Predicted 3D model of a 73-nucleotide RNA (transfer RNA) from a Thermoplasmatota archaeon. Lineage of the source: Archaea > Methanobacteriati > Thermoplasmatota.
[in-house]
RNA sequence: GGGGUGGUAGAUCAGCUGGGAGAUCGCCAGACUGAAGAUCUGGAAGUCGGGGGUUCAAGUCCCUCCCACCCCA
Numbered sequence: 001g002g003g004g005u006g007g008u009a010g011a012u013c014a015g016c017u018g019g020g021a022g023a024u025c026g027c028c029a030g031a032c033u034g035a036a037g038a039u040c041u042g043g044a045a046g047u048c049g050g051g052g053g054u055u056c057a058a059g060u061c062c063c064u065c066c067c068a069c070c071c072c073a
Base pairs, nucleotide, nucleotide: 001072002071003070004069005068006067007066010025011024012023013022019056027043028042029041030040031039049065050064051063052062053061
């Protein structure tokens, strides 16, 4: 330098064929307990890597840039 895969909550990840942003763990509160753990209930937490474009509508499609990993040179 060329090609590929990935980047979504604090962590690990899902998100189909463009239309509701989610799961588990963790965290906070409540219930329970002598207390804690476990369990149950509720809650907070997201510029969906950055920018631009297409569209009535973009995590999803297109372009470009950044980062990580893999392959080729």
Rfam family: tRNA.